A computed fold for a 63-nucleotide RNA from Bacillus sonorensis L12, annotated as Pistol ribozyme. Taxonomically the source falls in Bacillus sonorensis (Bacteria, Bacillati, Bacilli, Bacillaceae). The prediction has a mean pLDDT of 81. Its Rfam family is "Pistol ribozyme". Its family is annotated with catalytic activity in the Gene Ontology.

RNA sequence: AGUCGUGGCGACGACGUUAAAUAGGCAUUAAGCCGCCAGCGUUCCCCUAUUGGGGAGGUUGCA
Repeated sequence: AGUCGUGGCGACGACGUUAAAUAGGCAUUAAGCCGCCAGCGUUCCCCUAUUGGGGAGGUUGCA
């Protein structure tokens, strides 16, 4: 080269044919590796009555 970290683009990181991870600046938060859009998950409340549905929230600080 290439593959992977939910999908697309970028960033960051890992691996070397495998598809995972204790990695993805540090601390903090339930809030996920980061930005935008979408999806999933998650915290609180309500209904249902055990399995689902609805509403609200959508980390923060420093570099």